c-di-GMP-I riboswitch aptamer from Pontibacterium granulatum, 76 nucleotides, folded computationally. Lineage of the source: Bacteria > Pseudomonadati > Gammaproteobacteria > Oceanospirillaceae > Pontibacterium. Model confidence (mean pLDDT): 86 of 100.

[in-house]
RNA sequence: UCCCGAUAAGAGCAAAAUCCGAGCAAUCGGAUGACGCAAAGUCACGGGUCCCUCGACGGAUAGCCGGACUACCGAA
Numbered sequence: 001u002c003c004c005g006a007u008a009a010g011a012g013c014a015a016a017a018u019c020c021g022a023g024c025a026a027u028c029g030g031a032u033g034a035c036g037c038a039a040a041g042u043c044a045c046g047g048g049u050c051c052c053u054c055g056a057c058g059g060a061u062a063g064c065c066g067g068a069c070u071a072c073c074g075a076a
Stems, first nucleotide, its partner, number of pairs: 004074002012037002017032006035063001041069003045066003048061004
């Protein structure tokens, strides 16, 4: 350094649900809240799924999978 990921240490994120707000919708932002996560950090590039005015040269999902880029710690 790469792989790897612990009954380690310190940090981090935050599912469902409820409330408020945005959106036609999928869904998103905030608060409460923790099911989980070793990339649950970032990117719609490929596949999947979902939405719409059913069309795609539109939209959503990175907590569906793959890929790319970046990153904390260091037992075996």